Source information: The prediction has a mean pLDDT of 80. A computed fold for a 72-nucleotide RNA from a Patescibacteria group bacterium, annotated as transfer RNA. The sequence is in RNAcentral, with records from ENA and MGnify. It matches the Rfam family "tRNA". Rfam classes the family as a transfer RNA.
[in-house]
């Protein structure tokens, strides 16, 4: 150098036009003799960066970074 797939909270991971589920992870309460354990409530500045297109973009388009695998 080319081609494909993928970048979303602190980690994991879904959602693919209408402003983001769940899961574990921290915080706090309930029980308990302490405690784990379950429960209950919370939490967090989360969609790689620019642009375009749209009323309206996590999602569609363009370019660029990163990652991971095939090809040369």
């Nucleotide at each position: 150098g080319g081609c494909a797939u993928g970048g979303u909270g602190g980690u994991g991971a879904a959602g693919u036009g209408g402003u983001a589920a769940c899961a574990c992870g921290g915080g706090a309460g309930u029980c308990u003799g302490c405690a784990a354990a379950a429960c209950u409530c919370u939490u967090a500045u989360g969609c790689a960066g620019g642009g375009g297109u749209u009323c309206g973009a996590u999602u569609c388009c363009c370019c660029u970074c990163c990652a991971u695998g095939c090809c040369u």
The source organism's lineage runs through Bacteria and Bacteria candidate phyla.